c-di-GMP-I riboswitch aptamer from a Mycoplasmatota bacterium, 83 nucleotides, folded computationally. The sequence was found by an Rfam model in a public genome assembly. The coordinates come from a structure-prediction model, not an experiment, and the mean pLDDT is 80.
[in-house]
RNA sequence: AUUGUAAAAAGGCAAAACUAGUGAAAGCUAGUGACGCAAAGCUAUAGGGCCUUCGUCUAUUGACAUGGUUGCCAGUUGCCGUU
Numbered sequence: 001a002u003u004g005u006a007a008a009a010a011g012g013c014a015a016a017a018c019u020a021g022u023g024a025a026a027g028c029u030a031g032u033g034a035c036g037c038a039a040a041g042c043u044a045u046a047g048g049g050c051c052u053u054c055g056u057c058u059a060u061u062g063a064c065a066u067g068g069u070u071g072c073c074a075g076u077u078g079c080c081g082u083u
Stems, first nucleotide, its partner, number of pairs: 001083001003081002012037002017032006035071001041076003047073002049069003055064003
């Protein structure tokens, strides 16, 4: 530099659910937990997607992030193995 079909080593992360806190909500944080993950590391005034609507507009029904999500794709860095 390349690559991730399979196996191995060192380690890492932690879905659902439950409890507590927080928030308008989505969600987030901590603990328990172990569905899975080769980037399930980092990045959300970076592009698209998705969730929510306190509020604003509309005028009774809808629309819209400035709120979230990186375990949706993406960008970027990187362990181990292969070549």